[in-house]
RNA sequence: CGAGCUGGCCGGGCAGUCGCUGCUGUCAUUUUCAUGACAGGGGAGGAAAGUCCGGGCUCCACAGGACAGAACGCCAGGUAACGCCUGGGGGGCGCAAGCCUACGGAAAGUGCCGCAGAGAGUAGACCGCCUAAGCUGUCAGGUUUCCUGAUAGCCGGUAAGGGUGAAAGGGUGCGGUAAGAGCGCACCGCGUGACUGGCAACAGUUCAUGGCAGGGUAAACCCCGUUCGGAGCAAGACCAAAUAGGAACUCGAUGGUGUGGUCCGCACUGAGUUCGGGUAGGUUGCUUGAGGUGUGUGGCGACAUGCACCCUAGAGGAAUGAUUGCCAGCCAUCUUUGAUGGUAUACAGAACCCGGCUUACAGGCCGGCUCGCAAC
Numbered sequence: 001c002g003a004g005c006u007g008g009c010c011g012g013g014c015a016g017u018c019g020c021u022g023c024u025g026u027c028a029u030u031u032u033c034a035u036g037a038c039a040g041g042g043g044a045g046g047a048a049a050g051u052c053c054g055g056g057c058u059c060c061a062c063a064g065g066a067c068a069g070a071a072c073g074c075c076a077g078g079u080a081a082c083g084c085c086u087g088g089g090g091g092g093c094g095c096a097a098g099c100c101u102a103c104g105g106a107a108a109g110u111g112c113c114g115c116a117g118a119g120a121g122u123a124g125a126c127c128g129c130c131u132a133a134g135c136u137g138u139c140a141g142g143u144u145u146c147c148u149g150a151u152a153g154c155c156g157g158u159a160a161g162g163g164u165g166a167a168a169g170g171g172u173g174c175g176g177u178a179a180g181a182g183c184g185c186a187c188c189g190c191g192u193g194a195c196u197g198g199c200a201a202c203a204g205u206u207c208a209u210g211g212c213a214g215g216g217u218a219a220a221c222c223c224c225g226u227u228c229g230g231a232g233c234a235a236g237a238c239c240a241a242a243u244a245g246g247a248a249c250u251c252g253a254u255g256g257u258g259u260g261g262u263c264c265g266c267a268c269u270g271a272g273u274u275c276g277g278g279u280a281g282g283u284u285g286c287u288u289g290a291g292g293u294g295u296g297u298g299g300c301g302a303c304a305u306g307c308a309c310c311c312u313a314g315a316g317g318a319a320u321g322a323u324u325g326c327c328a329g330c331c332a333u334c335u336u337u338g339a340u341g342g343u344a345u346a347c348a349g350a351a352c353c354c355g356g357c358u359u360a361c362a363g364g365c366c367g368g369c370u371c372g373c374a375a376c
Stems, first nucleotide, its partner, number of pairs: 001372010012327007020043002023040007045347001049358002052356005057232004069228005074088005089103001090101004104223002109221002111217003126162002128158003134154009170188006189212001190210005195204003236284004246275006255269005291310008329343006
């Protein structure tokens, strides 16, 4: 210099003006609640998103057992917990840095394996190879009721070679054989046991042993193991107009209400207070928390812990906005150390709170590592 791998961070800045929404203070009005004015100070994110996992918190019949269902599944650790994270092992990819990995069981059982192919499963014989044994025919020879040899076929043998397929019952070599075959042997591979190393998964130029087994598929059913009670801040708690029904007490049959100017008459009928109830509405839950920053210690690390400092949105149809100037950025053009014009800016907007995962993202910054080339 070129090509790559990987970890972390930022995600417009400054200033002015006008608003919106909480908080604090002062003043005014008001019996209070509260309302208004002024001043000060606070006001979205790395993902606030998807709502996919795990928890806190709340209520419920206090959640024990069983069945069903779901998720997860190498080992060790971290954590409040997890399906998350860290470290390690096995497998795959890459020259490497590094990346990916649902990675328990196929000898409990069941299912499936298209097309091709003879055969797809306690498998199979299409081409090929073989004629030792048995049978039939032909030919030749002989020592001619028979024997020998050659050849064709039948019955057979075989799994070396070819062929099919994603996959066909270890590989190479020697022996062996009619031809072959772990049939026998050597080496390699594999299984099992022991030993050694490691907490373990697992590994090993170690030893012994088995001729080598029943091919694949479990993000097919299934089996084994682990975990999971349900609903959710519209949870829940409090205050409380109104209305229905209710309870207690007091008063009242010469009562009360309606009609009516009044009386009679007629019609209807208890009234008041308190409690309780809970609708509208209001308050709360609400943001100090498994919290953040700095630093020390322990640990490879995730993380744990000591000390110091900090308080950083809390709305409720739902505020966090609009605009001006300068600078930075981006885009276009040109006369390219720059100028002019455009754009006001990617993904995206909290709603009880945390820990994760996943997805989206203009542009930019910092660090570590690998390979290749060149120079010193």
Molecule: Bacterial RNase P class A
Organism: Spongorhabdus nitratireducens